[in-house]
RNA sequence: GGGAAGUUAGCUCAGUUGGUUAGUAGAACACGCCUGAUAAGCGUGAGGUCGGUGGUUCGAGUCCACUACUUCCCA
Numbered sequence: 001g002g003g004a005a006g007u008u009a010g011c012u013c014a015g016u017u018g019g020u021u022a023g024u025a026g027a028a029c030a031c032g033c034c035u036g037a038u039a040a041g042c043g044u045g046a047g048g049u050c051g052g053u054g055g056u057u058c059g060a061g062u063c064c065a066c067u068a069c070u071u072c073c074c075a
Stems, first nucleotide, its partner, number of pairs: 001074007011026002013023001019058001029045005051067005
């Protein structure tokens, strides 16, 4: 330099053909129940400007352009 994949909660990831409102996600966290106490288990809760900017559309996490970063391949 060329190509591919990826970026969604502090972490790991779903999100199907663009359709009201982002997931009964996992783990972690906070509080409560349980216990002599802890772990485990159960319940509740909080946590998101969907990497950034712009565009298309009545409507964008999803489509398009540019850009940032990560991983891999080729040279």